[in-house]
Context: one part of a larger RNA
RNA sequence: AUUGAACGCUGGCGGCAGGCCUAACACAUGCAAGUCGAGCGGAAGGUUCUUCGGAACCGAGAGCGGCGGACGGGUGAGGAGAGCGUGGGAAUCUGCCUGUAGAUGGGGGAUAGCCCGGAGAAAUCCGGAUUAAUACCGCAUAAUACCUGAGGGUUAAAGUGGAGGAUCGCAAGACUUCACGUCAAGAGAUGAGCCUGUGUUAGAUUAGCUAGUUGGUAGGGUAAAGGCCUACCAAGGCGACGAUCUAUAGCUGGUCUGAGAGGACGAUCAGCCACACUGGGACUGAGACACGGCCCAGACUCCUACGGGAGGCAGCAGUGGGGAAUAUUGGACAAUGGGCGAAAGCCUGAUCCAGCAAUGCCACGUGUGUGAAGAAGGCUCGAGGGUUGUAAAGCACUUUAGCUAGGGAGGAAUAUGCGUUGGUUAAUACCCAAUGCAUUUGACGUUACCUAGAGAAUAAGCACCGGCUAACUCCGUGCCAGCAGCCGCGGUAAUACGGAGGGUGCAAGCGUUAAUC
Numbered sequence: 001a002u003u004g005a006a007c008g009c010u011g012g013c014g015g016c017a018g019g020c021c022u023a024a025c026a027c028a029u030g031c032a033a034g035u036c037g038a039g040c041g042g043a044a045g046g047u048u049c050u051u052c053g054g055a056a057c058c059g060a061g062a063g064c065g066g067c068g069g070a071c072g073g074g075u076g077a078g079g080a081g082a083g084c085g086u087g088g089g090a091a092u093c094u095g096c097c098u099g100u101a102g103a104u105g106g107g108g109g110a111u112a113g114c115c116c117g118g119a120g121a122a123a124u125c126c127g128g129a130u131u132a133a134u135a136c137c138g139c140a141u142a143a144u145a146c147c148u149g150a151g152g153g154u155u156a157a158a159g160u161g162g163a164g165g166a167u168c169g170c171a172a173g174a175c176u177u178c179a180c181g182u183c184a185a186g187a188g189a190u191g192a193g194c195c196u197g198u199g200u201u202a203g204a205u206u207a208g209c210u211a212g213u214u215g216g217u218a219g220g221g222u223a224a225a226g227g228c229c230u231a232c233c234a235a236g237g238c239g240a241c242g243a244u245c246u247a248u249a250g251c252u253g254g255u256c257u258g259a260g261a262g263g264a265c266g267a268u269c270a271g272c273c274a275c276a277c278u279g280g281g282a283c284u285g286a287g288a289c290a291c292g293g294c295c296c297a298g299a300c301u302c303c304u305a306c307g308g309g310a311g312g313c314a315g316c317a318g319u320g321g322g323g324a325a326u327a328u329u330g331g332a333c334a335a336u337g338g339g340c341g342a343a344a345g346c347c348u349g350a351u352c353c354a355g356c357a358a359u360g361c362c363a364c365g366u367g368u369g370u371g372a373a374g375a376a377g378g379c380u381c382g383a384g385g386g387u388u389g390u391a392a393a394g395c396a397c398u399u400u401a402g403c404u405a406g407g408g409a410g411g412a413a414u415a416u417g418c419g420u421u422g423g424u425u426a427a428u429a430c431c432c433a434a435u436g437c438a439u440u441u442g443a444c445g446u447u448a449c450c451u452a453g454a455g456a457a458u459a460a461g462c463a464c465c466g467g468c469u470a471a472c473u474c475c476g477u478g479c480c481a482g483c484a485g486c487c488g489c490g491g492u493a494a495u496a497c498g499g500a501g502g503g504u505g506c507a508a509g510c511g512u513u514a515a516u517c
Stems, first nucleotide, its partner, number of pairs: 001516003005513005012364001014362004019356001020322001025320003029317003034067003039064002045058005074275003083200007092192002097188002100185001102183003105139001107137002115128005145154003159180006167174002201247003208238003213235008250272004254265004277298005300311004328354001330353003336350001337348004367397004377388004401458001403453005411444001415439009461506005466487003472501005482489002
């Protein structure tokens, strides 16, 4: 000088930042990932009208389907190299997004839901009948894609919504157009996988290690090179420039310190990695071997009608435990960002805010001026005095902060409606873009800030005073009680112990302990 600190005494206010370093111990409860009716069949229920038959409008929950649950958030157990930092590389994939040039024809069979029935305490499971799709499967078309024996062969799609002048119509639509989709190519961007040079803690009281081991051939496998895997062949490969083993550890940008070189560290923030009760495995998918998905095994907890089931906070709060020690079971999606959606919007413990604790840094305040009878009181004394001390009282002022009352930005960009212009189009329709006007959106929030009001009112402590080291006397004690960072102090005049007066240093803090330089 510094700290994610703790402890003791004390404590007015604000801004900003940080807040389980220990048990990767166990977790009650709530929330943390949904969304789309403009993909689909359908529908409980509600409102209005009614000729009581019904009609119109709104429409939950569940289901099929699509996209997202691989992001965001947490933790640092493992890991000394499959990691990280930095440089290079070739044998790869890439949903959504942006360009390019095309296609989107014609059919089919199911299945969930609903309904009926059955089993079970429940979780859930079984059977029957029936139905839709942007779910699924053939047919057609087929290249600059893929395969090839170079002749040829193979591979696709899905519709939905808005509007509409002719024409056709069984009056639904066909048809036209726009928007969003869908399919197959190729390019980009982004993201990801892989290889490699080099750097990356300590120990030799760890000296030898290695059989898929090192290389080759062939095959398999992968998005992709490769002993990645298998068969055969060869006998190699690594090592005192430290292999192997053991211990410790997430790595980095950086942080602290220091004149620097270095040393120590890796909280918050950012990049990468690893993990998700423990161990193993794959499925789906553009992407996972998947924190809030699945299966198996294990430990633990819970429910049970004993037959069988359910669970995983190292998400945000919160609980127990551990510990010297670390916060609220808060508000809002207003902003930023993310998912879904054409959009309105919905979801979002990401995030933005608020709460708690002086944990830290910074800023402000606890009054200002005057006031000598140098008051009283305290302490001391050589008894005169000295000191506390302009300190107080008194007098005259001020109102920062806080309190009360009133006003009041910015964080707001969007979004909706109505116009104008342009694009598109057969079209003045719809849609899209730009622009104008109106309306509208704030958790924080009793915001910041401004004005007014009253009143010195509501606000100072802590450590030290032998030397180092700024600051001295009296009383008590008598090698006792005690102090102490080092030297050391205390055995009857202790500036070193305890108290008092006085002083010194910092100050809403001050000391102590721990830790680093």